[in-house]
This record gives sequence, structure tokens and C1' cells, in this order.
RNA sequence: UUCGCGAAAAGGCAAGCCGGCCGUGAGGCCGUGCACGCAAAGUGACGGGUCUCCGUUAGGGAGACGGCCGCAUUACCGAA
Repeated sequence: UUCGCGAAAAGGCAAGCCGGCCGUGAGGCCGUGCACGCAAAGUGACGGGUCUCCGUUAGGGAGACGGCCGCAUUACCGAA
């Protein structure tokens, strides 16, 4: 130095609740106080999965969720 790993330290993110806005909806954005939790809870809808809308005899189409799982990629610190 790198990989693995995750003690400590410095920090980070922010579930949910409250208010407002956008969306048919799943959901998203902003603010605010608390903080469920997270070693990638940074990023990417690539593969599954779940959810929403449209439609069909069936098949299907479009979307949402990255804090559902996997994968890819980048990254702070450095004990065992």
C1' cells in the first nucleotide's frame, strides 16, 4: 500500500411521527424536532422479489421500492 475484517475514534445517513407540495397510485421532495436503525442505510432498477396503475379470454404494458435480497461500482478510520 492492497485485500479481508469491523474494535475504537472522528464523522455520516435517517425509519417512523408532524407540517407543506407533487403524483390516479405505489411513492417522492422540502422543512422541523425526536431518533427505528444502518459499516456503505453512498451511487446504479442490472437480476430476483414485493407493491401501484392500465388492459386482456389468456398473454401483456408502464411505473414505484436501493432501508427486501443479490450483484456492480466508489468511499472514511485502522485495533484484533